c-di-GMP-I-GGC riboswitch aptamer from a Bacilli bacterium, 96 nucleotides, folded computationally.
[in-house]
């Protein structure tokens, strides 16, 4: 230096609850531990979640018709790094 492993020390913290921010997904803090050797960091590729605002020769309602308006559907400028891949950095010490 590389590979493997996870006994000891130390570390992180799912669900859930509380507070708070947000339209939501979700974030942050505290409690809490299902798990984790990168469960550290980065939304670059795929994937997943959300749909306020905005957009759409889209669908429906309203209307005599159109427009407006309302509802629905679709679309990230939103999010997830504890879904997979990729990039960056890295602790302890046993073995080869």
């Nucleotide at each position: 230096c590389c590979u493997u492993u996870g006994a000891a020390a130390g570390g992180c913290a799912a669900a859930u609850c509380u507070a708070u921010c947000g339209a939501a997904a979700g974030g942050u803090a505290g409690a809490g531990a299902c798990g984790c050797a990168a469960a550290a960091c980065c939304a670059c590729g795929g994937g997943c979640c959300u749909g306020a605002c905005a957009g759409u020769c889209g669908c429906g309602a309203c209307u005599u018709c159109u427009a407006c308006u309302c509802g629905c559907a679709c679309u990230a400028u939103g999010g997830c790094a504890g879904c997979c891949g990729g990039g960056u950095u890295g602790c302890c010490a046993a073995u080869u």